[in-house]
RNA sequence: CUGCGAUAAGAGCAAACCCAGUGAAAACUGGGGACGCAAAGCCACGGGUCUUCAUUAAUGUAUAAGAUAGCCGGGUUACCGAA
Numbered sequence: 001c002u003g004c005g006a007u008a009a010g011a012g013c014a015a016a017c018c019c020a021g022u023g024a025a026a027a028c029u030g031g032g033g034a035c036g037c038a039a040a041g042c043c044a045c046g047g048g049u050c051u052u053c054a055u056u057a058a059u060g061u062a063u064a065a066g067a068u069a070g071c072c073g074g075g076u077u078a079c080c081g082a083a
Stems, first nucleotide, its partner, number of pairs: 004081002012037002017032006035070001041076003045073003048068004052062001053060002
């Protein structure tokens, strides 16, 4: 340095749920709260999923815009050091 990673040390994040707010919705933001996380830091580039419309449904179309990094891959940066 790269990989890898613990019943190590110090720090960090925060699912469900509740309250308030934003949004058509998915969902997000703040507070509380911890299921978990070694990138659960950051980036929607690829795939997936979700939101809109039609439909009883399976499903299908559309195009515009989104959401999800805690679905996976990829990119990028980073703390610690037992085996």
Annotation: This is a predicted structure of an 83-nucleotide RNA (c-di-GMP-I riboswitch aptamer) from Desulfosporosinus hippei DSM 8344. Its Rfam family is "c-di-GMP-I riboswitch aptamer". Rfam describes the family as follows. GEMM was predicted in a large-scale screen for bacterial structured RNA regulatory elements.